RNA sequence: AAGAAUUCUCAGGGCGGGGCGCAAUUCCCCACCGGCGGUAGGUGGGUUCUCCCACAAGCCCGCGAGCGGCCUUUCACGAGGUGUCAGCAGAUCUGGUCAAAUUCCAGAGCCGACGGUCAUAGUCCGGAUGAAAGAGAAUGCGU
Numbered sequence: 001a002a003g004a005a006u007u008c009u010c011a012g013g014g015c016g017g018g019g020c021g022c023a024a025u026u027c028c029c030c031a032c033c034g035g036c037g038g039u040a041g042g043u044g045g046g047u048u049c050u051c052c053c054a055c056a057a058g059c060c061c062g063c064g065a066g067c068g069g070c071c072u073u074u075c076a077c078g079a080g081g082u083g084u085c086a087g088c089a090g091a092u093c094u095g096g097u098c099a100a101a102u103u104c105c106a107g108a109g110c111c112g113a114c115g116g117u118c119a120u121a122g123u124c125c126g127g128a129u130g131a132a133a134g135a136g137a138a139u140g141c142g143u
Base pairs, nucleotide, nucleotide: 001143003141005139006138007137008136009135010134016030017029018028019027031123032122033112034111035063036062037061038060042055043054044053045052046051058110059109066088067087068085069082070081071080072079073078092108093107094106095105096104114126115125116124
């Protein structure tokens, strides 16, 4: 300094103003928010001067919880299991620069599980004091 093991810790933000209405943080106008890993021409730092480090995409490639499916159980409601399994699981263009950009610069757009609700929810309430992509630490191994 690789590698594997065990344990522990951490791991999601946002409705403010106005309108209509019996009623809406759910509709309409304006506003607000952006998980994790990768990629990288940006930014900052280091430096042996062309490499290293940190950060850098909601809509490029993937992942995650959730819904659904399937299996077990139940008369049924329900409960348990599985975790990609039929399936859902979102969304970007235009111009500029360049050898190279859906990542930079400029502009204009677009998107957001399930259940609930005096009225349709990315932002309220709920499953959730949950789970988890992953991030970090400790310990003893080990070449």
FMN riboswitch aptamer (RFN element) from Sulfitobacter geojensis, 143 nucleotides, folded computationally. The prediction has a mean pLDDT of 77. Taxonomically the source falls in Sulfitobacter (Bacteria, Pseudomonadati, Alphaproteobacteria, Roseobacteraceae). The RNAcentral record of the sequence draws on Ribocentre.